[in-house]
Context: one part of a larger RNA
RNA sequence: CUGGGCGUAAAGCGCGCGUAGGCGGUUUGGUAAGUUGGAUGUGAAAGCCCAGGGCUCAACCUUGGAACUGCAUUCAAAACUGCCAGGCUAGAGUACGGUAGAGGGGGGUAGAAUUCCACGUGUAGCGGUGAAAUGCGUAGAGAUGUGGAGGAACAUCAGUGGCGAAGGCGGCUAACUGGCAUAACACUGACGCUGAGGUACGAAAGCGUGGGGAGCGAACGGGAUUAGAUACUCCGGUAGUCCACGCCCUAAACGAUGAGAACUAGCUGUUGGUUGCGUAAAUGCAGUCAGUAGCGAAGCUAACGCGUUAAGUUCUCCGCCUGGGGAGUACGACCGCAAGGUUGAAACUC
Repeated sequence: CUGGGCGUAAAGCGCGCGUAGGCGGUUUGGUAAGUUGGAUGUGAAAGCCCAGGGCUCAACCUUGGAACUGCAUUCAAAACUGCCAGGCUAGAGUACGGUAGAGGGGGGUAGAAUUCCACGUGUAGCGGUGAAAUGCGUAGAGAUGUGGAGGAACAUCAGUGGCGAAGGCGGCUAACUGGCAUAACACUGACGCUGAGGUACGAAAGCGUGGGGAGCGAACGGGAUUAGAUACUCCGGUAGUCCACGCCCUAAACGAUGAGAACUAGCUGUUGGUUGCGUAAAUGCAGUCAGUAGCGAAGCUAACGCGUUAAGUUCUCCGCCUGGGGAGUACGACCGCAAGGUUGAAACUC
């Protein structure tokens, strides 16, 4: 390079936006770059191949042919691709109008609970465990009542429910703001898909500066357990967890399943639209579109399983894999304050 692959065997970038590039609906006319056919020129000789000939044969030598699949010029064709011009509406988008939602950033605010503080009542224990002890308490704890402070998280509702590209998002409230779905009609007229580089976002932990600190709690101290116990368990407890701004850029970042499009039996639940039927109203019934789940035809799969939300049948584009260990290491480069991240070998060995 060709090939074969990527749910679990090696392999889908954590996820968007988007540059170059690749690919691209329907129709008419033109063009003739790609494409197809013909002609001409050229494509040295030798060699290879075919048919003869010469050394007694062969190797070898020799004659002719074929081939040289290419290139250039020219003539022609116009289906397909490209290009030029015009049209269309089924892709894509816009407007119009009612809806659903923990989508996002900032502000305000409520209640329950924990802790702490003050005061009252009250007296000897509380707490904790397998059992204990460390710990707290007669300087009045724990329990209980009232008041106050402060931080963090939002029980029930709550649901294989919803929203978001992913990470993720959950008390209430008003304003700001992104996206989706749906119904009927109108408009634009291929404006599309993917996407190397690039760039934005990206849980937790961690880092910098300044705040904050109730509970929890790495490290650390102590009590137990044990042969030991640098653990599990108990009593404490600092970073951190929270906020603002700036970094870090990783994950079992998982559906271990890239994105888009088309096609290929059904049944059932549920969420959001919408249409029809029905009703005094309602529960409801049927259809349809979009989502989310369970089961399954065909088919696929090594099996497990997947199965209109495909891992089925196809097309386009990107990423990635190529035996195990060494190793996601070394070196170099880039990025970072650091921690480290990204890219990423070889010797050797089985």
Background: Predicted 3D model of a 350-nucleotide part of an RNA (small-subunit ribosomal RNA, central domain) from an uncultured bacterium. Rfam family: Bacterial small subunit ribosomal RNA. Model confidence (mean pLDDT): 89 of 100. RNAcentral holds the full RNA, with entries from ENA.